[in-house]
RNA sequence: GCCGGAUUGGCGGAAUUGGCAGACGCGGGGCACUCAAAAUGCUCUGUCCGUGAGGGCUUAAGGGUUCGAGUCCCUUAUCCGGCA
Numbered sequence: 001g002c003c004g005g006a007u008u009g010g011c012g013g014a015a016u017u018g019g020c021a022g023a024c025g026c027g028g029g030g031c032a033c034u035c036a037a038a039a040u041g042c043u044c045u046g047u048c049c050g051u052g053a054g055g056g057c058u059u060a061a062g063g064g065u066u067c068g069a070g071u072c073c074c075u076u077a078u079c080c081g082g083c084a
Stems, first nucleotide, its partner, number of pairs: 001083007010026003019067001027045006046057004060076005
């Protein structure tokens, strides 16, 4: 230099054909149980606004296509592999 793959909440990791983003697990908070604790169970857990119901934003970064993009196209960045 060329080719291919990967990049999604605090972490791992799903999302089938473009149609509810974040399932599930780990970690963390609260509660129950206990004399107390462990274990177990229930529940909450991206971010911003709101007392609340709820609303906005968010898939490495930037742009494009589309009614609609994590998914398709282009550029860039980082990591991994192959070729030279």
Transfer RNA from Schumannella soli, 84 nucleotides, folded computationally. Its mean pLDDT, the model's own confidence on a scale to 100, is 81. Rfam family: tRNA. By type it is a transfer RNA. The organism belongs to Schumannella, within Bacteria.